[in-house]
RNA sequence: GCGCCCAUAGCUCAGCUGGAUAGAGCAUUGGUUUGCGGUACCAAAGGUCACAGGUUCGACUCCUGUUGGGCGCACCA
Repeated sequence: GCGCCCAUAGCUCAGCUGGAUAGAGCAUUGGUUUGCGGUACCAAAGGUCACAGGUUCGACUCCUGUUGGGCGCACCA
C1' cells in the first nucleotide's frame, strides 16, 4: 500500500425483512432481608448505537467517506 472483518450502557453481548419510546446479564447506587457482612429479592441510574454525510415516509440496521482495532497479502537489505 491492497483486501476482509469488527465498533451498541463501566464490562460481556443481543437487537429478526429498515418500523414508532434501543434491551439483557454482570458491575454500580438505593431499599427489603440479616446481629453485621455475604447470598437472595425489589427498584433506580447508566447510551453522541465510533464520527460525518447520503438514501428513505422512516436508519443501530442500507450506501459512501473518516477514525480506531483485528486478520491476511504485498513491499522494504